Predicted 3D model of a 74-nucleotide RNA (transfer RNA) from Opitutus sp. GAS368. Taxonomically the source falls in Opitutus (Bacteria, Opitutia, Opitutales, Opitutaceae). Its Rfam family is "tRNA". The family's RNA type in Rfam is transfer RNA.

[in-house]
RNA sequence: GGUCGCGUAGCUCAGUUGGUUAGAGCGCAGCAUUCACAUUGCUGAAGUCACAGGUUCAAGUCCUGUCGCGACCA
Numbered sequence: 001g002g003u004c005g006c007g008u009a010g011c012u013c014a015g016u017u018g019g020u021u022a023g024a025g026c027g028c029a030g031c032a033u034u035c036a037c038a039u040u041g042c043u044g045a046a047g048u049c050a051c052a053g054g055u056u057c058a059a060g061u062c063c064u065g066u067c068g069c070g071a072c073c074a
Stems, first nucleotide, its partner, number of pairs: 001073007010026004019057001028044005050066005
């Protein structure tokens, strides 16, 4: 330098043919339980869907470019 893949909550990851509300587990906060902690139960907060642009009535999803990470080729 080229090719391919990945980027979604604090962490690990889902997300169907583009379709109206973006989710799970763990973690975190509050409450209950306990002498207390842990466990368990209930409730809740937490998102620039990497960034920019484009297509569309509608984009996490499609297209282009950029950035970061990884693998392969040279």